A computed fold for a 1519-nucleotide RNA from a metagenome, annotated as small-subunit ribosomal RNA.
RNA sequence: AGAGUUUGAUUCUGGCUCAGAAUGAACGCUGGCGGCGUGCCUAACACAUGCAAGUCGUGCGAGAAAGGUCCCUUCGGGGACUGAGUAGAGCGGCGCACGGGUGAGUAACGCGUGGAUAUCUGCCCUUUGGUUUGGGAUAACCUUGCGAAAGCGGGGCUAAUACCAGAUAGUCUGCCCUUUUUUAACGGAAAGGGCGGUAAAGAUGGCCUCUUCAUGAAAGCUAUCGCCAAAGGAUGAGUCCGCGUCCCAUUAGCUUGUUGGUGGGGUAAUGGCCUACCAAGGCAACGAUGGGUAGCUGGUCUGAGAGGAUGAUCAGCCACACUGGAACUGAAACACGGUCCAGACUCCUACGGGAGGCAGCAGUGGGGAAUAUUGGGCAAUGGGGGCAACCCUGACCCAGCGACGCCGUGUGAGGGAAGAAGGCCUUCGGGUCGUAAACCUCUGUCAGGAGGGAAGAACGGCCAGGGUUCGAAUAGGUCCCUGGUUUGACGGUACCUCCAGAGGAAGCACCGGCUAACUCCGUGCCAGCAGCCGCGGUAAUACGGAGGGUGCAAGCGUUAUUCGGAAUUACUGGGCGUAAAGCGUACGUAGGCGGCCUGUUAAGUCAGAUGUGAAAGCCCUCGGCCCAACCGAGGAAUUGCAUUUGAUACUGUCAGGCUUGAGUGUGGGAGAGGGUAGCGGAAUUCCCGGUGUAGGAGUGAAAUCCGUAGAUAUCGGGAGGAACACCAGUGGCGAAGGCGGCUACCUGGACCACAACUGACGCUGAGGUACGAAAGCGUGGGGAGCAAACAGGAUUAGAUACCCUGGUAGUCCACGCCGUAAACGAUGGAUGCUAGAUGUCGGGGGCGUUUGGCCUUCGGUGUCGCAGUUAACGCGUUAAGCAUCCCGCCUGGGGAGUACGGUCGCAAGGCUGAAACUCAAAGAAAUUGACGGGGGCCCGCACAAGCGGUGGAGUAUGUGGUUUAAUUCGAUCCAACGCGAAGAACCUUACCUGGACUUGACAUCCCGGGAAGUCUCCUGAAACGGAGAUGUGCCCUUCGGGGAACCCGGUGACAGGUGCUGCAUGGCUGUCGUCAGCUCGUGCCGUGAGGUGUUGGGUUAAGUCCCGCAACGAGCGCAACCCUUGUCCUUAGUUGCCAGCACAUGAUGGUGGGCACUCUAGGGAGACUGCCGAGGUUAACUCGGAGGAAGGUGGGGACGACGUCAAGUCAUCAUGGCCCUUACGUCCAGGGCUACACACGUACUACAAUGGUGGGUACAACGGGCAGCAAAACCGCGAGGUCGAGCCAAUCCCGAAAAACCCAUCCCAGUUCGGAUUGCAGUCUGCAACUCGACUGCAUGAAGUUGGAAUCGCUAGUAAUCCCGGAUCAGCAUGCCGGGGUGAAUACGUUCCCGGGCCUUGUACACACCGCCCGUCACACCACGAAAGCCGGUUCUACCCGAAGCGGGUGAGCCAACUCCUCGGAGAGGCAGCCUUCUACGGUAGGGCUGGUAAUUGGGGUGAAGUCGUAACAAGGUA
Repeated sequence: AGAGUUUGAUUCUGGCUCAGAAUGAACGCUGGCGGCGUGCCUAACACAUGCAAGUCGUGCGAGAAAGGUCCCUUCGGGGACUGAGUAGAGCGGCGCACGGGUGAGUAACGCGUGGAUAUCUGCCCUUUGGUUUGGGAUAACCUUGCGAAAGCGGGGCUAAUACCAGAUAGUCUGCCCUUUUUUAACGGAAAGGGCGGUAAAGAUGGCCUCUUCAUGAAAGCUAUCGCCAAAGGAUGAGUCCGCGUCCCAUUAGCUUGUUGGUGGGGUAAUGGCCUACCAAGGCAACGAUGGGUAGCUGGUCUGAGAGGAUGAUCAGCCACACUGGAACUGAAACACGGUCCAGACUCCUACGGGAGGCAGCAGUGGGGAAUAUUGGGCAAUGGGGGCAACCCUGACCCAGCGACGCCGUGUGAGGGAAGAAGGCCUUCGGGUCGUAAACCUCUGUCAGGAGGGAAGAACGGCCAGGGUUCGAAUAGGUCCCUGGUUUGACGGUACCUCCAGAGGAAGCACCGGCUAACUCCGUGCCAGCAGCCGCGGUAAUACGGAGGGUGCAAGCGUUAUUCGGAAUUACUGGGCGUAAAGCGUACGUAGGCGGCCUGUUAAGUCAGAUGUGAAAGCCCUCGGCCCAACCGAGGAAUUGCAUUUGAUACUGUCAGGCUUGAGUGUGGGAGAGGGUAGCGGAAUUCCCGGUGUAGGAGUGAAAUCCGUAGAUAUCGGGAGGAACACCAGUGGCGAAGGCGGCUACCUGGACCACAACUGACGCUGAGGUACGAAAGCGUGGGGAGCAAACAGGAUUAGAUACCCUGGUAGUCCACGCCGUAAACGAUGGAUGCUAGAUGUCGGGGGCGUUUGGCCUUCGGUGUCGCAGUUAACGCGUUAAGCAUCCCGCCUGGGGAGUACGGUCGCAAGGCUGAAACUCAAAGAAAUUGACGGGGGCCCGCACAAGCGGUGGAGUAUGUGGUUUAAUUCGAUCCAACGCGAAGAACCUUACCUGGACUUGACAUCCCGGGAAGUCUCCUGAAACGGAGAUGUGCCCUUCGGGGAACCCGGUGACAGGUGCUGCAUGGCUGUCGUCAGCUCGUGCCGUGAGGUGUUGGGUUAAGUCCCGCAACGAGCGCAACCCUUGUCCUUAGUUGCCAGCACAUGAUGGUGGGCACUCUAGGGAGACUGCCGAGGUUAACUCGGAGGAAGGUGGGGACGACGUCAAGUCAUCAUGGCCCUUACGUCCAGGGCUACACACGUACUACAAUGGUGGGUACAACGGGCAGCAAAACCGCGAGGUCGAGCCAAUCCCGAAAAACCCAUCCCAGUUCGGAUUGCAGUCUGCAACUCGACUGCAUGAAGUUGGAAUCGCUAGUAAUCCCGGAUCAGCAUGCCGGGGUGAAUACGUUCCCGGGCCUUGUACACACCGCCCGUCACACCACGAAAGCCGGUUCUACCCGAAGCGGGUGAGCCAACUCCUCGGAGAGGCAGCCUUCUACGGUAGGGCUGGUAAUUGGGGUGAAGUCGUAACAAGGUA
């Protein structure tokens, strides 16, 4: 520090996800040791049991028992002493308000920070003074009563440091007076005076110096601890204030003790804290009130920081103690282990009543994913009480449990290659685990055993000694020093030494990318994985296992949560034309911001100082545990707040001035700016009348419709409403919406010129207000045309549409609502700055040759464009550039501009505006393709023009289907279907049935035997099996034998498979397409995909060539080179040829001879737009012409770019993987591939006279031939047969060419057309023609009379037509491949159909239009809304009730202290009781808010293939 993910690819926007760190964690697997920390985050749920706050006998009275010893005894017991002034209880004092727990409540002066004071402060410290005289009670105890108990009451006794009264006192206090000082004043402070009020407690030790009694005591003295008063301090607490402190505005108004004042009350103290009266205030958009959530902080986690999140442990503050209320005591509480009341719950009960409060430490139940021992000790630290010893202390210190966290450490170290065995992989060679192990040599941490063994302990007490001080004191005490002694839970722990011995100690996750790490097997969209993208449908590095590897390590992963990455809320540090985002527009309130100069002030700002910013923590340094974690010490820091002293540039305040911002004035001209009234003509429609006759209207075509009752057309007249042609223009005006005939009136704004006036008066603008197209609404008018709805006619599969004929609201006017639009420049307003060019509108100035031109300036409105900017497109002085100010708005898509709430509206609806749930994208711009019922240009038998067919018939053949034991398999739009198959009777043959074989029909290796081979017989359908005969070869030899080929038998490695996968493949092939395209290097352009080149202008069959050009070149294609054919030359003439010569014949190149010609087959020539003309750009090229056998590629062929179709083929062959192995292999016989209701493709033959039949007669080429072609001759009607010359072929044979031509006949018919079908008889091939061959003869003589929709081929030696040959082959073509003969018609042209090429355009397509995609309906699931209601929570208002308690009143009952007293009593003062204010809980009634649930209902989301249509994306077929 980034990465993955939207696309075919790209850039951007934008979300989602990951890598990091952290945790009081939990879960899974695993687990050696130690140190230091840490451990109910949930039910502030309920709690059994034990412990957690007592102590003081030096405050006081009283005071046991058991036990022991002794005595007595009636043997039941009693007494004394001891136990012991002990235990326990009581009065009293202090403590219990600390310590410990928890975070429910609390959004608050609660907390933090900094200030303030109207206050209090037990214990502690300092100082001063005092500690006096009296009195009356009361617990305990005794006795008695009630009660189950808890407990309560009556009577009697008694003490105090308990209580009360008096004295005295002060620097205390109330009132009054005087003086001083301070203040604006009230008032405050200090000093003095007068009157009044208000204190106390003793205990213990010691001693007689003083007094009294007199061995000694008392008073007293003294010491210590107390007590009282006052002042001060310290500590702690109370209260007040400034600032800071979460979310919701779908909470906008709140408040009556409320805000203030006065009097009074209350408090330690200010204060509406309380009360009476008076006033009517107070708070709030700088967020009151309400709702939700939450203890706050130091800190902690994260982060570069700013921030964000958090508030366990430790520390500070607050709040709470079962829930609610209340006070008492006290220095302090409204009190965790106190009291009272109410409530809920639990327990006891004799049913009458009682008891209780773990959010103390342990522990239990419960809840939960989850959190420990009913431990030890007061040894240390700290706390309470005490003079002290000491007691208490679940605070605390320790131990236990938990890998919960951090830190340390170990599980060994060195050597060791035959790279062992084994595992895994393998291309079978090997590789890897791997120096790893074994083995050798060592070490000894931890754990184990044995022995030793700390620090933490110093106080204090006691003993001894010494000093100091009080004192009369050698008494005693206070304080201090020295020595000794005593005290350890942890714990025989840490640590040290020794012993033995590598021995007891490694796992977890991951290995497709992100992200370090790869192979095999299993599985087969199954099982499963997954943080995101995504893996899995038979070759899975992604699932599961294994081997190997990577990462961390006593842990490792997962889950959850926080921050980070995320600049993804942007202060640091983002945006708003098209990605989310500028309010429809203006005016304007608050607010924010604000020109130039001078002065003032010092609020902001800056600097210094002071105080504070607790400790701990973080950071630095040093130190202590072996190190570290951890701990100690010091420092730094604590960015803050407050006070204070300065500075004065900037901002602010105040004062004064200025004119440039803004405004005013004067003079002008421009304009569909607005409003009102009037006027005008054209047109439509309607009405009346005239002329006139059969149509009109409408459409793609029609129909509905109008018209003989007279339409349309045309002329004249009239009515009425609405809108204003031309002018008219990216012209004008307006803030926007918007504004268009003419005239008048009223009225707003802008602009120009002048420079007189004001003097910052400005900009923006949350709320607010006004305006605001169309449609719509209300009331009343109006209504010509147009026209939602509606009706009819068409179209259509349907057509609730598009088209047509009608037609009502509405459109118009007046008044009032609505308040929205793609209200758009998708661009808020204002100001300044930053090149220009060009057009146009309004105004001004200057020059000029003055109706026109040029220069310049201000304001508007357009186009192009530099810099700059932008993701790009684009913007570009009218900014989307560079800056400042203000406002509005955005934060992934869907859900949704929806729901709920509020508000506005008559309604429609508007404004405001979520969530659950769901997806990993949604999106912007641009790129390359593809596509379009987009455009342009161009080509092709593509259409058109022609000729002939197919589709109808019969037959042949292939296919589908069906059938079958099997009908083997493959090919399936063009590009399967006379295709693989250039030959299925057996074979082929892969299929079926049956019979057989198992190292196999075939290959290699090993062992044994034998040459091989040939012949015969038996069984059988054959294969197979059985028997017999014959036969001995070749090479070497040491003569035993061995070897090669071949055969038989055997063993196992292996063979074999036309079994599967063409979607694992090679090769080959088809197709687009012989279409003209497809690319590269360098350069240039672009952020990039990519573009350029290859586009453009011409031209071509062609990316063919020329020209131009940021391109210049090049490659694969095109063309040419190759073959063939067409002309000529040359060479060579046999088997070919025969002109001339000769011979022979009835005739024939038959013969001699020749090679001229034809021909054959070698070589060459020829054609190149070369020449001429015209056009063209002087080009390429095109057109015409000449010559030529051939002319613009002469004809034909071979040749097929980058690629596409997962096209075809595993059955030609090859091949990975999988499968079978006495069978899915091999052999054999028979059958099948030849089936047949049908359907399709391709052909043949026909339907006839351009013909059939009979007869006659001509002219080819390509080819083939020895297991062959076969002449001639003979036989047969014929297929053919017999015999067999010749020929391994320019020699012989196949071999007759046929159509054509000539003659004759048929006479338009199911025929003398047509030949299917069938019968009989034959021929040939073959082992064999039944299933199932071809051919021949005779007989038979079917359909068919030119073929519906539709569809195919062909542009010249072509179509059409005629015959010939060949491959395969024993035999078997109507198929296929070739050959020649005869030999046409037509092409105007490119609008249309199909296919293709180039350019361009649109795109939401990229599996690419056979694309994408929308909505209803049906089904399943999910969350949400509405809803008659039902059930909760919370809160408010009114009223009722009113516990305990404080206060007030009363107090006839009751009462010790003091006073008076006649001693009876009275008074003072108080208590109970009663009344009452306030008030918790509770109740009644009615609201608000909020939650749960609900028949039914509504839309939404998701779901693999459901239904209906086709809305959108192309002009998406109606933009």

The coordinates come from a structure-prediction model, not an experiment, and the mean pLDDT is 85.
The RNAcentral record of the sequence draws on SILVA.
Its Rfam family is "Bacterial small subunit ribosomal RNA".